Context: one part of a larger RNA
RNA sequence: UGACGGGGGCCCGCACAAGCAGCGGAGCAUGUGGUUUAAUUCGAAGCAACGCGAAGAACCUUACCAGAACUUGACAUCGUCUGCAUUACUCUUAAUCGAGGAAGCCUUUCGGGGCAGAUAGACAGGUGGUGCAUGGUUGUCGUCAGCUCGUGUCGUGAGAUGUUGGGUUAAGUCCCGCAACGAGCGCAACCCUUGUCCUUAGUUGCCAUCAUUAAGUUGGGCACUCUAAGGAGACUGCCGGUGACAAACCGGAGGAAGGUGGGGAUGACGUCAAAUCAUCAUGCCCCUUAUGUUCUGGGCUACACACGUGCUACAAUGGGUGUAACAACGGGAAGCAAGCUGGCAACAGCAAGCCAAUCCCUGAAAAGCACCCUCAGUUCGGAUUGUAGUCUGCAACUCGACUCCAUGAAGUUGGAAUCGCUAGUAAUCGCGAAUCAGCAUGUCGCGGUGAAUACGUUCCCGGGCCUUGUACA
Repeated sequence: UGACGGGGGCCCGCACAAGCAGCGGAGCAUGUGGUUUAAUUCGAAGCAACGCGAAGAACCUUACCAGAACUUGACAUCGUCUGCAUUACUCUUAAUCGAGGAAGCCUUUCGGGGCAGAUAGACAGGUGGUGCAUGGUUGUCGUCAGCUCGUGUCGUGAGAUGUUGGGUUAAGUCCCGCAACGAGCGCAACCCUUGUCCUUAGUUGCCAUCAUUAAGUUGGGCACUCUAAGGAGACUGCCGGUGACAAACCGGAGGAAGGUGGGGAUGACGUCAAAUCAUCAUGCCCCUUAUGUUCUGGGCUACACACGUGCUACAAUGGGUGUAACAACGGGAAGCAAGCUGGCAACAGCAAGCCAAUCCCUGAAAAGCACCCUCAGUUCGGAUUGUAGUCUGCAACUCGACUCCAUGAAGUUGGAAUCGCUAGUAAUCGCGAAUCAGCAUGUCGCGGUGAAUACGUUCCCGGGCCUUGUACA
């Protein structure tokens, strides 16, 4: 000087407390451990691994296993020679491979280029090892308020000072004081979005007035809504009080908004030899008729069990049936598909429109209204199983999703323990997208309905500053 203390003081945070809804019990989904296996590919490991890499394992993916093949190779550059490409078809094979035969060629400055085959080696190739050799990227402490430097001064020196102190703040934020005076990286602001108004613009958007219609449908209009470009607006600016005449704090006015308005992006010096050699790049080591490459089938989906994360429930604030309500974000051409017809349905047939403020996905659901159920393992709950189907796709046996009928398991609110959340939040309700042929209870977004509680900082956890002790570095 740090680090640590079941030392002290001050302060903060959904840290506790006050509340709401959960998890832990059940069934299922998913990830992990373990076990099994020919293989169940690999990585991730307290918080900060475990719906994580994976925004989507039937083949492919795929890295694993069994079998069958290739050896200058699936891919790149270079030499020589030959040719014309390339492709449909047939036979064979589990498939690649192999065999047959047919059609038959691009460009040119005539040197060649492009492409294929044969051959020789230089080499290719490796999701093989090492993240404790590395770059790059990322997590975490933590959006915590800290981390440093120059000059000066003090100290033999390590170092100190500044950065401590008195107030204040979300903040090393600002003010005052001070052997310090300044500065840098962080804080804040500048950026995006949302909340109010104005201007410009008015189609594909909108409709107050005038006509018109089944309908903003059409004429008409651009007031309004909306869209999207530019501006205005909030600064403790004004008033009162407290305070040290300061910074600031408390209350008020005006205002759409008030003291950082709400949300996001933004992550200092560093810590964990944290994670990643399997995104990529890369040193060294290793393989080179195989640890490379191709193909078929299997596996990654196994199942006594244990754990994490979720979904659905256990019901009446509910379940069922019917019925004229109201969104926002997004996506659409190998696509989204209205409408009509068939089917109980999944869906199928025909098919308008739309490269989209125009058409479609797209009737949102919870809510409201009417009726039934009356506390029961039930008209709760839907697992499991049987039969019949639909769709995607060469192909749904291992191993897809969905539909109808039948079946109708556990479960009556969950021990110890434990998680999230302070407002348009929690809870609850549906909708969209990426990935994607198909497959969503996951993820990322969107809107609808919409609470309770916070006395307070003694205690638990984490953190910041000052101080004290130390056999620690």
Molecule: small-subunit ribosomal RNA, 3' major domain
Organism: uncultured bacterium